[in-house]
Parts: sequence; structure tokens; C1' cells
RNA sequence: ACGCUAAACGUGGGAGAACCGGCCUCGCCGGUGCCGAAGGAGCAACCGCCCCGGAAACUCUCAGGCCCAAGGGACCGCGUCUUGGCG
Repeated sequence: ACGCUAAACGUGGGAGAACCGGCCUCGCCGGUGCCGAAGGAGCAACCGCCCCGGAAACUCUCAGGCCCAAGGGACCGCGUCUUGGCG
């Protein structure tokens, strides 16, 4: 230098789920219900250095969310003059 890969950053895509009432009405509060793809927790196939540990898009809904918009959003694609690992 090149290739692969992980992270960071940028960028594109990105679901689900309500109604009623009150009020000082870009919203807030109350009642009941609902959603799972931030995070969190639980079980576990499986994996490992096998005393023990790591583990999901499954499960639970603590948190968060439930008109539109905004914001957030697991995950996926692309890019990078950044950082690391491997060849």
C1' cells in the first nucleotide's frame, strides 16, 4: 500500500399500539386498555478459556411509546482523510 472485519462518525430506509372525560388546548391531567424495535430484566437453543461465564429478533413490560407532525427507534444499506484487529 491492498483486502477483510469491528467500532466511531456521516447518510438513506425503518414497524407496532386507543378510547373517553376534564382543563389553563402547539399541550397537560385522570380512568381503562394496548404496543415492542431505545434501554432494562428473565428463560434458553447454542458457544467458550467449561469451578464459571457469554448469550436472541423468544418472553416480561420496570422504563419508553400509542391522531398527524416532530423526536426516538432494534435492524439493514452506503460512505469516511478516524481508531483498532486479522491476513
This is a predicted structure of an 87-nucleotide RNA (Glycine riboswitch aptamer) from Aliishimia ponticola.
NCBI's taxonomy places the organism under Bacteria, Alphaproteobacteria, Rhodobacterales, Paracoccaceae, Aliishimia.
Its Rfam family is "Glycine riboswitch aptamer". Rfam links the family to the GO term glycine biosynthetic process.